Molecule: transfer RNA
Organism: uncultured Thiotrichales bacterium
RNA sequence: UGGCUCAUGGCAUAGUGGCUGUGCAGCGGGCUUUUAACCCGCAGAGAUAGGUUCGAUUCCUAUUGGGCCAACCA
Numbered sequence: 001u002g003g004c005u006c007a008u009g010g011c012a013u014a015g016u017g018g019c020u021g022u023g024c025a026g027c028g029g030g031c032u033u034u035u036a037a038c039c040c041g042c043a044g045a046g047a048u049a050g051g052u053u054c055g056a057u058u059c060c061u062a063u064u065g066g067g068c069c070a071a072c073c074a
Base pairs, nucleotide, nucleotide: 001070002069003068004067005066006065007064010024011023012022013021018054026042027041028040029039030038047063048062049061050060051059
């Protein structure tokens, strides 16, 4: 310098053009003498900016950041 790829709650991860799921963590409750475990419930998410579309987390572009590969120099 070029190419590819990834970005989803605090953490990890799935899926999808029309309802954003799951596990752990957090909060409340149940059970228990208590804690743990177990059970029920609650809140919280799409990197940034544009574009396409009736509608974008999903498709496209740019940017930012991470990862991988190649090349150049040494």